[in-house]
Context: one part of a larger RNA
RNA sequence: UUGGGCGUAAAGAGCUCGUAGGCGGUUUGUCACGUCUGCUGUGAAAUCCCGAGGCUCAACCUCGGGCCUGCAGUGGGUACGGGCAGACUGGAGUGCGGUAGGGGAGAAUGGAAUUCCUGGUGUAGCGGUGGAAUGCGCAGAUAUCAGGAGGAACACCGAUGGCGAAGGCAGUUCUCUGGGCCGUAACUGACGCUCAAGUGCGAAAGCUAGGGGAGCGAACGGGAUUAGAUACCCCGGUAGUCCUAGCCGUAAACGAUGACCACUAGACGUGGGAGGUAUCGACCCCUUCCGUGUCGCAGCUUACGCAAGAAGUGGUCCGCCUGGGGAGUACGGUCGCAAGAUUAAAACUC
Numbered sequence: 001u002u003g004g005g006c007g008u009a010a011a012g013a014g015c016u017c018g019u020a021g022g023c024g025g026u027u028u029g030u031c032a033c034g035u036c037u038g039c040u041g042u043g044a045a046a047u048c049c050c051g052a053g054g055c056u057c058a059a060c061c062u063c064g065g066g067c068c069u070g071c072a073g074u075g076g077g078u079a080c081g082g083g084c085a086g087a088c089u090g091g092a093g094u095g096c097g098g099u100a101g102g103g104g105a106g107a108a109u110g111g112a113a114u115u116c117c118u119g120g121u122g123u124a125g126c127g128g129u130g131g132a133a134u135g136c137g138c139a140g141a142u143a144u145c146a147g148g149a150g151g152a153a154c155a156c157c158g159a160u161g162g163c164g165a166a167g168g169c170a171g172u173u174c175u176c177u178g179g180g181c182c183g184u185a186a187c188u189g190a191c192g193c194u195c196a197a198g199u200g201c202g203a204a205a206g207c208u209a210g211g212g213g214a215g216c217g218a219a220c221g222g223g224a225u226u227a228g229a230u231a232c233c234c235c236g237g238u239a240g241u242c243c244u245a246g247c248c249g250u251a252a253a254c255g256a257u258g259a260c261c262a263c264u265a266g267a268c269g270u271g272g273g274a275g276g277u278a279u280c281g282a283c284c285c286c287u288u289c290c291g292u293g294u295c296g297c298a299g300c301u302u303a304c305g306c307a308a309g310a311a312g313u314g315g316u317c318c319g320c321c322u323g324g325g326g327a328g329u330a331c332g333g334u335c336g337c338a339a340g341a342u343u344a345a346a347a348c349u350c
Base pairs, nucleotide, nucleotide: 004321005320006319007304008303012318014201015200017198021194022193023192025088026087027086028085029084030083031082033081034080036076037075038074039073040072041071042070048066049065050064051063052062053061054060091191092188093187094186095184096183097182098181099180103177104176105175106174107173108172109171110154115149116148117147118146119145120144121143125136126135162169163168206247207246208245209244210243211242215241216240220236221235222234223233258317259316260315261314262313263312266295267294268293269292270291271290272289273288274287275286276285299306300305323350324349325348332343333342334341335340
């Protein structure tokens, strides 16, 4: 270097953007760098291979030929790759016309419920459990009515449904704003794909500072249970959960399935468009594009299963794997306030 792999056996980076690099549509001309071919020079000798000869054979030695797969120069060829110049529209993008959406940010606002406070009615219990007890209550609880305060989450709609690159996103209204899809075919004319390094985003928990604190609730206290009970159950309850600004950068960050392109039977749903037939119009029906489910043929797979959104058939680029343990650890580097993250061994052992 080549050969094998990555849904579940080891293995797809959590996700996006993106530099270098790799790869790249149709067509004309040109160059001749890659590429193909002829010739010339060189490629020391020995070694090696073939043939012949010499030591009585052989090893060994001598001679001739080949080889030395290479490099340089030069003549020629131009299909393919490449450079340069020109053209094209199918890839890509822009425009125009529509369209669905919990996509994002900020501000405002609503009702139900829990808790607390005040007042009224009212009296002895309430609460909790498998059963209890701790707890709350005659200083008037629970229940009930009225008023008030405050925080957090948004019932029904709601879905096998929608949007987003992923994390994720749900009361309502307004402002700002990203992307998608469909139709059209006016414009640009290969502007593309992937991407080491790098950039940004990134649940929960955690951290710093300042607020906030209703409910819930690590830690903690108490009551039970139990042989014990540092638990499960119960009564309390601090951080936290919420907001603002900043950090952290990890997850079973999962479809355990990288991105992009092309091709390869069907069937039944569902979300968003467009078109056709018919019609006053709509529905139904049919066609088509995009998304999302279930089943299923070929094919693939150890099997399970996957099956047009492939784990099928091919192509381009990146990432990753190489027996179990030691170990995602030590040391060193980088990052971080810390917690730690990231990169990442070996001895030894089976």

Annotation:
A computed fold for a 350-nucleotide part of an RNA from an uncultured bacterium, annotated as small-subunit ribosomal RNA, central domain. Model confidence (mean pLDDT): 87 of 100.